[in-house]
Notes:
Small-subunit ribosomal RNA from a metagenome, 1515 nucleotides, folded computationally. The prediction has a mean pLDDT of 83. The sequence is in RNAcentral, with records from SILVA.
């Protein structure tokens, strides 16, 4: 860093989707070792069991076990001592507010940063500086007694303290009062002095000195000031998402005074004032711990908050305080709920979000381990003792690194596997084989480090009066390891590879198997018989102890664009103004420093991340040191800029004068044309309407016309891409009232600007309300027509409504599909208002200036098309909207509305696209231009008959099998009695009918009998050759037999797996290239345009020049002439003759077949562009391509044909092969197609007579001659063919009948004899004779052919063939008639337009209905959650009041010295005032579900119509 995928293609917009990187991860397959992190993301779900906070005997009383030592002893046993520097209970201290777990709540001064506290507090530590007197009265335990099942109390009696309490002392210290000095933000704060009051303490262990009083050392305690670390509070910035949540607060905001706390604060309370927050988002919902960081990104970002550190909240769920330096206290307490447990039913206990571990939930998360060895903490003087903090192991490939699963050598390229074009290629040096190695792994050993200190004892040195003590330090001992490395030897290649992938994106390709099936698939998509995309196998790439696959995050994605998009048509400029906030603004020079830039300091915690360097063998990992941390906050400078002050300025903006122009708005007035009606004259039979007609009017007098009214509405002509307004829009004159532009000169004011979020108004059509008005037109609604239908277009008629007053509505493709404003950037031509300047007498004309309003252009820009001083072009400012297509501009909620409906405005879900622009073709019931027997003009045909031939269908055992509009259908088939033949039924036959290879036997071949329907089978009878030879034999050819696998054969199956050949379009004139050149590109030019032509045929023009296939041309063949040549053709001459070119001359002529000439628009006249050409004429046999035929561009129909032939897969192999005999392809109620005969007199029958051309031909044509009525038949010349035969030409000419009829037409269908091929004419052949004598009288709808030597029509040949055309394919005679012309049907070139089609109009597509599924809306209701106001209630406790009850210490009085009475104080009770759960009523919000009910999507083949796309058939 891209890349797939909308299209026939292109370029773009725009979504989806993939490649990368991550993971506290789960899931499949797999799985050998270490090392160093990690491990309930879900149920803040309930939790057994163990265990996580003690500790101090150097504060304190009592009490004391085993066991053991020493006495006594009635021998039971006591009694001292150690045990005991112990242990369990208490009193008193200290800790328990730490550590450790979780993220439920919380959008907060909770957390991040920075700052304040002069408004504050600190227990344990350290520092200073004074003290630690005397006294006293209880509780615990601890005994009795007693209550209860238990927890656990209760009475009553003893006792210590560092508990508890008086006193007394007072250097700090607190408090009240005054002097004072200082600082100060004026609030207050710090000192310093005098005075008056209040207020402490505790003692233990040891050693030390001693005068034994006692001092002192120590640990402890009291006061005091500091200080270190830690803590309240407080500000300032920084912190998701919904405005479909727009208004919110009564302690609310603030004031003054008390309360309260360590301390500021309405914190609370009394009174008194009326505030206080909010679009810079208050308040309400929703989510959520934050943070260093973490992951990704190139960055700016986005995402996230595991583990590791800071912090906060929180410990079953709510309330609540106690006690302490410090809690409203996770392993404290009380109360109130739920929930477990025990219970004697009376009353108790509990709280694993410590660490194990259960159970559940869930895709998912570990051991009821070891040890305090260490680093940390609590407790003690210390030893220690406590520590599920931590440190260690276990479990899990979860993730990161690291390391093996071997090395070398080995080519018969081994067996096998897979593929083969069968040659060979791969797997592969891979194995095997031989030769090392020892990581791991198993055993045996050995052996660092994590150990530092405490403590003894001794020794220096500091302290001290001191050698105690204590601290420092050496040196010596004594110990302390839960747990893991390392080294060595031995063993043996032994025990250690897998998963995913291979159509494209994306490295990696064959086989087989499947056959729209099973599957796959992350996008696009793969499977319907040859799948590189299912599934296996081989081989391949990929990573590798992991690899895939899901989930999740960021990327890519410039797809929310700050960096870094966009808005004429793709999705997006509000319908238009006017203006609030808000943004954003002209010159000058001063000033000031908010904002900007630089310097400095502080701060930004470690950890991470990035650099050095080190330390585990390397790595991960792990120390150390730096470097950043773009931020905050001080503070010191600088002044362009931009902000602020106060000053000036005129170019922005305005203002005042002076003109003109205008369908700008409103009001009243007033014309005249036309429509209608009404009246009245003329006038008579129709009018009106339509493609046509009818509905309708009209003899009751209509239409037409003339003449008079009345009423409504519009305002021709002028009329102009002409004016005016902001947009909606405005159009007859005239008046009055009023807005707004512009122009033209001075002059003022002095920045007064421009945009605009909400907010105000305006605002077309329709539509709504009320009155009103209504000529004409006109939804709805009737009728007529038109249709398959016609609820439409068309036509008659006709109500709302169009008008007009006043009100609402508020939308339009309300468009320039283009907000608004300022500057700047080439012109050219018009046009509208107003000047200006030359010149003129004056008009016009000419130049020129503003302002408006076109058109065409250059740069520029656009995806492109277009825009281009009226920008969509270069910039700036402001606003507004846009982020895939569908659902949906829709639900719900709001808001606005009479209502219609209007603005706001989603999701579920479903889809790989949806859309712009522009290209090529295709198509159009768009358009121009040509052309074709395409119509038209003609001639003659099919459709009707009969009959012949092919098809369909139908029978059938089988009617084999292919062709199916045009481009099947007398097609394949140029010829099915057999055979062919491929079908069918019977019979037989298996390596085969026909090939190849071996071995065996025999020459080969011929001929006979049997049995069969035949293939086939059995048997016989003769007979030997060539080549070579060592004379044994061997080969060649042939035939016959086995072996047999390779293998033959298949007219079996796909023509959609193919070559090959053919039809069509079309003998239409078109199809392409190469360079250039234009276009981002697909593509375009050339090939288009003006002529012309049969023709892309030629000429001219032209950014195109030129060249291919294709059209002509070259080729045959016909028309003419010339040469050459003369048999078997020909006879003019000449001669003969059997009268026939028969003969002999002959070769001129016909002719033959060879070779040339001719015809080229060559020449002439006209047109045309001087041009190609085109018309006319000459010549000329032939004139514009002479006629005729081959010849068939690139492609199109997956167009036919696998049954010509070849061929690839698949299929049969004693049969889907092969042989035979029969039969069938011939069938027949029907139906089409081609054809032949005819329906007659332009014929028909009988005569008699003429004129041809192209073919053939030896298993052949066969004269001739007999013979038959004929087919023919005997017999037979001649021909191998310009010689002989077919071979008769026929229509046509003549003469005769026939007379218009179902016939002398026609000639079917039948009988009967025959003839001919052929083994063989039954099924099933032609043809002959004689008899029979059908249908048919010219054929509806419709449809074909043909343009001159042709249609008609008349004969002839030929292929195939034994035989068997009415078919086909030749080929000559006779020989016509139309063509104005291109409007129309058909086809078909060329330009051009539109397209939403591209399988290309037999295209594409809509909507309703039925049928399944899916997700929603709305809903009687029902059922959860949350919460808001009222009310009841009121536990636990703190405070307030109150205390007649209870009371040791302190006072006072009294007293028999026991004690009594009173106060002070205190305490049970008891009130109040706040409050948690609860309870009840009303609400609001959100969810589940629901009879039914609306749309909505989405589904190969469903109906129905035909709405869009083409002028889409009505734009």
């Nucleotide at each position: 860093a891209g890349a797939g995928u909308u299209u026939g293609a292109u370029c773009c917009c725009g979504g989806c989707u993939c490649a990368g990187a991550g993971c506290g991860a789960a899931c499949g397959u797999u799985a050998g070792c270490g090392g160093c992190g990690g491990g309930c993301u879900u149920a803040a779900c309930a939790c057994a069991u163990g265990c996580a906070a003690g500790u101090c005997g150097a504060a304190c009383g009592a009490g004391g076990a085993a066991g053991u030592u020493u006495c006594c002893u009635u021998c039971g046993g006591g009694a001292a001592g150690c045990g005991a520097u112990u242990a369990a209970a208490g009193u008193g201290g200290c800790g328990a507010a730490c550590g450790g777990g979780u993220g439920a709540g919380u959008a907060a001064c909770a957390c991040g940063u920075g700052g304040g506290u002069a408004a504050c507090g600190u227990a344990c530590c350290c520092u200073u500086u004074g003290g630690c007197g005397c006294a006293g009265g209880a509780c615990a335990a601890c005994a009795a007694c007693u209550c209860g099942a238990a927890a656990g109390g209760g009475u009553u009696g003893c006792u210590a303290a560092u508990a508890c309490u008086g006193c007394a002392u007072a250097a700090g210290u607190c408090g009240g009062u005054u002097u004072u000095u200082u600082c100060u933000u004026c609030g207050g704060g710090a000192g310093a002095g005098a005075u008056c009051g209040g207020g402490a303490a505790a003692g233990g262990a040891g050693g030390g000195c001693u005068u034994c009083g006692g001092c002192u050392c120590u640990c402890g305690c009291c006061a005091u000031a500091g200080g270190a670390g830690c803590g309240g509070c407080u500000c300032g910035c920084g912190c998701c998402c919904c405005a479909u949540c727009a208004g919110c607060u009564u302690g609310a905001u603030g004031g003054u005074g008390a309360g309260g706390u360590a301390a500021u604060g309405g914190c609370u309370c009394a009174c008194c004032a009326u505030g206080g927050c909010u679009u810079a988002g208050a308040c309400g919902g929703g989510u959520a711990g934050c943070u260093g960081g973490u992951c990704u990104g190139a960055g700016a970002g986005g995402a996230u908050g595991a583990u590791c550190a800071g912090u906060c909240a929180c410990a079953c769920u709510g309330g609540g305080a106690c006690u302490g330096a410090g809690a409203c206290a996770c392993g404290g307490c009380c109360c109130a709920g739920a929930c477990u447990c025990c219970u004697a039913c009376g009353g108790g206990a509990g709280g694993c979000a410590a660490c194990a571990g259960u159970g559940g939930g869930g895709a998912a998360u570990a051991u009821u381990g070891g040890a305090c060895a260490a680093u940390g903490g609590g407790c003690g003087a210390a030893a220690g003792c406590c520590u599920g903090a931590u440190c260690c192991a276990g479990c899990c490939a979860c993730g990161c690194c690291g390391c093996g699963u071997g090395u070398g050598u080995g080519a018969u390229g081994a067996a096998g596997g897979c593929c083969u074009u069968c040659g060979g290629g791969u797997c592969g040096u891979a194995a095997a084989g031989c030769a090392c190695u020892g990581u791991g792994g198993g055993g045996a050993g050995a052996c660092a480090g994590g150990a530092a200190a405490u403590g003894c004892u001794g020794g220096u040195g500091g302290u001290u009066a001191a050698u105690a003590c204590c601290c420092a330090u050496c040196a010596g001992u004594u110990u302390u390891g839960a747990c893991c490395a390392u080294c060595u030897c031995c063993u043996u290649a032994g025990c250690a590879a897998g998963c995913a992938c291979c159509g494209g994106c994306u490295g990696a390709c064959u086989c087989c198997g499947u056959g729209c099936c099973a599957g796959c698939a992350g996008c696009c998509g793969c499977g319907g018989u040859a799948a590189u995309a299912c599934g296996g196998a081989g081989g391949g790439u990929g990573c590798g102890a992991a690899c895939g696959u899901u989930g999740c995050u960021c990327g890519g994605a410039a797809u929310u664009a700050u960096u870094g998009g966009g808005c004429g048509u793709a999705a997006a400029g509000c319908g238009c103004g006017u203006g609030u906030a808000g943004g954003c603004g002209g010159u000058g020079g001063a000033c000031u420093a908010a904002g900007u830039c630089g310097g400095g300091u502080g701060u930004g915690a470690a950890a991470g991340c990035c650099c050095u360097g080190g330390g585990c063998u390397c790595a991960a990992c792990c120390c150390a040191g730096g470097a950043a941390g773009u931020g905050c906050a001080c503070u010191c400078g600088a002044a362009a800029c931009u902000g602020g002050u106060a000053c000036a300025c005129u170019u922005g903006a305005g203002u005042a004068c002076g003109g003109g122009a205008g369908a700008g708005g409103g009001u009243a007035g007033c014309g005249g044309a036309a429509u209608u009606c009404c009246c009245g004259g003329u006038g008579u039979a129709g009018a009106g309407g339509u493609g046509a007609a009818a509905u309708u009017c009209g003899u009751a007098g209509a239409u037409a016309u003339c003449g008079g009214g009345a009423g409504g509405a519009a305002c021709a002509c002028c009329a102009g891409u002409g004016g005016c307004g902001a947009a909606g829009g405005c159009g007859g004159c005239u008046a009055c009232c009023u807005g707004g532009a512009c122009c033209g000169a001075u002059a003022c004011u002095g920045a007064c600007g421009c945009u605009g979020a909400g907010a105000c108004g305006c605002g077309a059509a329709a539509g709504c309300g009320u009155g009103g008005g209504u000529a004409g037109c006109a939804a709805a609604c009737a009728g007529g027509a038109u249709u398959a239908g016609a609820u439409a277009c068309c036509c008659u008629g006709g109500u709302a409504g169009u008008c007009c007053a006043c009100g609402c509505u508020g939308u339009a493709a309300a468009c320039g599909a283009u907000g608004a404003g300022u500057g700047c950037u080439a012109g050219g031509c018009g046009u509208a208002g107003c000047g200006g300047g030359u010149a003129u007498u004056g008009a016009c004309c000419c130049c020129u200036g503003c302002u408006g309003u076109g058109c065409c252009g250059g740069a520029g820009c656009u995806a492109a098309c277009g825009c281009g001083u009226u920008a969509a072009g270069c910039a700036c400012u402001c606003c507004g909207c846009c982020u895939g297509g569908g659902g949906a501009g829709u639900a719900c909620g709001g808001c606005c509305g009479c209502a219609a409906g209007g603005c706001u405005a989603a999701a579920a879900c479903u889809c790989a696209a949806a859309g712009g622009a522009a290209u090529u073709g295709a198509c159009g019931g768009g358009g121009g231009c040509c052309c074709g027997c395409a119509c038209a003009a003609g001639c003659g045909g099919u459709g009707g008959a009969g009959c012949a031939u092919g098809u369909g269908g139908u029978u059938c055992a089988a009617u084999u099998c292919g062709a199916c509009a045009c481009c099947g259908c007398g097609c394949g088939a140029a010829g099915a009695a057999c055979c062919u033949u491929a079908c069918c039924u019977g019979g037989g036959u298996u390596g085969g009918a026909a090939a190849u290879c071996u071995c065996c036997c025999a020459a080969a071949g011929c001929c006979c009998c049997c049995a069969g329907a035949g293939a086939u089978g059995g048997g016989g009878a003769g007979g030997u050759g060539c080549c070579c030879u060592u004379c044994g034999g061997g080969g060649a050819a042939u035939g016959g037999g086995a072996u047999g696998u390779u293998c033959a054969g298949g007219u079996g199956c796909u023509g959609c797996a193919u070559g090959g050949c053919u039809g069509u379009c079309g003998u239409c004139a078109g199809c392409u290239c190469g360079u250039g050149u234009c276009g981002u590109g697909a593509g375009a030019u050339g090939u288009u345009g003006g002529g012309u032509u049969a023709a892309g045929u030629c000429c001219c023009g032209c950014a195109a020049c030129g060249a291919g296939c294709g059209c002509a041309a070259c080729c045959c063949u016909u028309g003419u002439c010339a040469u050459u040549a003369g048999u078997u053709g020909c006879u003019a001459c000449c001669a003969g003759u059997u009268c026939g070119g028969c003969u002999g001359g002959g070769c001129a002529c016909u002719c033959u077949a060879g070779u040339g000439a001719g015809a080229c628009u060559g020449c002439c006249g006209g047109u045309g562009u001087u041009a190609a050409a085109c018309c006319g004429g000459a010549g000329g046999a032939a004139g514009g391509u002479g006629g005729g035929g081959a010849u068939g561009a690139c492609g199109u129909c997956a167009a036919g044909u696998c049954c010509u032939c070849a061929u690839g897969g698949c299929c049969c192999u004693u049969a889907u092969g092969c042989c035979c005999a029969g039969g069938g392809c011939u069938a027949c109620a029907c139906a089409c197609g081609u054809g032949c005969u005819a329906c007659a007199a332009u014929g028909g029958c009988g005569g008699c007579u003429a004129c041809a051309a192209c073919g053939g031909g030896c298993u052949g044509c066969g004269a001739c001659a007999u013979c038959g009525u004929g087919a023919g038949a005997u017999g037979a010349a001649g021909c191998c063919a310009a010689u002989c035969c077919c071979u008769a030409a026929a229509a046509a000419g003549u003469c005769g009948c026939c007379u218009u009829a179902g016939u002398u037409c026609g000639g079917a269908u039948a009988g009967a004899a025959g003839u001919c091929u052929g083994c063989a004419a039954c099924u099933c052949g032609a043809c002959u004779u004689c008899u029979u004598g059908a249908a048919g009288u010219a054929g509806g709808a419709a449809u074909c052919g043909c343009u001159a030597g042709u249609a008609a029509u008349c004969g002839g040949a030929g292929a195939u063939c034994a035989g068997a055309a009415c078919g086909c394919u030749c080929c000559g005679g006779u020989g016509a008639a139309u063509a104005c012309g291109u409007u129309c049907c058909c086809g078909g070139g060329c330009c051009u337009u539109g397209u939403a089609c591209a399988c290309a109009c037999c295209g594409c597509c809509c909507g309703u209905c039925a049928c399944a599924c899916c997700a929603u809306g709305g809903a009687a209701g029902u059922u959860g959650g949350a919460u808001g106001c009222u009310c009841c209630a009121g536990a636990a406790g703190u405070g307030g009041c109150u205390g007649a009850g209870c009371u040791a210490a302190c006072c006072c009085c009294u007293u028999u010295c026991g004690g009594g009475g009173g106060g002070a104080g205190g305490c049970a009770g008891g009130u109040c005032c706040c409050c948690a759960a609860g309870g009840a009523g009303u609400g609001u919000c959100u969810g589940g579900u629901a009879a039914c009910u609306g749309g909505g999507g989405u589904g190969a083949a469903g109906u129905c119509g035909a709405a869009c796309c083409a002028a889409g058939g009505u734009a």